[in-house]
Context: one part of a larger RNA
């Protein structure tokens, strides 16, 4: 490269808009590059196929025929693809009206509970901790108890294999500002779609600046136990950080280990958002969207997957090519650094 693959053997980028590029719905005309066909030119010669001869045969070789992707030139064909159109449809896709669920995002305020600390009452020898203890706190009066207070964080119960968001990810309460989604109506635009190489936004916790906060918790440390040791796991502290604002970082087993979008294929039970309809309190049918459970066919190595595919097709991206050296090393790019990212090779087995 070619065939062949990526749930769990290697292999889907974390998400996401999107430029180039690829692909691209329906109806007529035209053109006729791509497409198919003819013809003529070219296509040396050997070799190839076939015929027919020559070395006793064959190898071999001699003459004849055939054949020669492509390439030009031309003359035609018009189903598909391309391209141009007065132009044209509406089923893709937006757009508009009327609804409707939701922890979807940003800012501002604000409420209970409980830890912890402070004053202050009450009380008195304990408390705390554990496999057992010790450390540690307490007669300078703790634990427990009541009232007052101050501060930060994080929101029992409701709560749910339930919602919402592309993904990370989002939960007390109100209010402001705003994204997007689903029905349902079909009034409007007339293909305006789909993926997307670069690129550009977003993106847990950790960490890094600056600058405020600091109750709990808690690397790092410290001490006490365990232990042969114990740089641990149990314990008692306890600082960065965890919280805030503005800016970095760009990774995660960022997973559904499963790219994205469209169609198309037996069912059966939950759930959840909306319409309709029959009963008019719960219920019950039907459509349409979203989330589950089992499951047919079919798929898979095999588990398992099954309309929310990993089935059956198509359009695009992206990735894989034994293990190890390696996601390392040089370079290059981004970063304040940590370090990302792009990413080999001797050598080995």
């Nucleotide at each position: 490269u070619u065939g062949g693959g990526c749930g769990u053997a290697a292999a889907g980028a974390g998400c996401u808009c999107g430029u180039a590029g690829g692909c691209g719905g329906u109806u007529u005309c035209g053109u006729a590059a791509g497409u198919c066909g003819g013809a003529u030119g070219u296509g040396a010669a050997a070799a190839c196929u076939c015929c027919a001869g020559g070395c006793u045969c064959a190898a071999c070789u001699u003459g004849g025929a055939g054949a020669c992707g492509c390439c030009a030139u031309u003359c035609g064909a018009u189903a598909c693809u391309g391209c141009g159109a007065u132009g044209a449809c509406u089923u893709g896709a937006g757009u508009c009206c009327g609804g409707u669920a939701g922890g979807g995002g940003a800012g501002u305020g604000u409420g209970g509970a409980a830890u912890u600390c402070c004053u202050g009452g009450u009380g008195u020898a304990g408390c705390g901790g554990u496999g057992a203890a010790a450390u540690g706190c307490g007669c300078a009066g703790a634990u427990a108890u009541c009232a007052g207070g101050a501060g930060g964080a994080a929101c029992a119960c409701c709560g749910g294999c339930g919602g919402c968001g592309a993904a990370g990810g989002c939960g007390g309460c109100a209010c402001u500002c705003u994204g997007g989604g689903c029905c349902g109506g079909u009034a409007c635009u007339g293909a305006c779609g789909c993926u997307g190489a670069g690129g550009a936004g977003c993106g847990a916790a950790a960490g890094c600046g600056u600058g405020g906060g600091u109750a709990g918790c808690a690397a790092a440390c410290a001490g006490g136990a365990u232990u042969a040791g114990a740089u641990a796991c149990c314990c008692u502290g306890g600082u960065a950080g965890u919280c805030c604002a503005c800016g970095c970082c760009g990774u995660a087993a960022a997973c559904g280990a499963u790219g994205u979008g469209u169609g198309c294929u037996u069912g059966a039970c939950g759930u959840u958002g909306g319409c309709g309809g029959g009963u008019u309190u719960a219920c019950c049918c039907g459509c349409c969207g979203g989330u589950g459970u089992c499951g047919c066919a079919g798929c898979u190595a095999a588990c398992g997957c099954g309309a929310u595919a990993a089935g059956c097709a198509c359009a695009c991206c992206g990735c894989c090519u034994a293990g190890g050296g390696a996601g390392u090393a040089c370079g290059g790019c981004c970063g304040c650094a940590a370090g990302g990212u792009u990413a080999a090779a001797a050598c080995u087995c």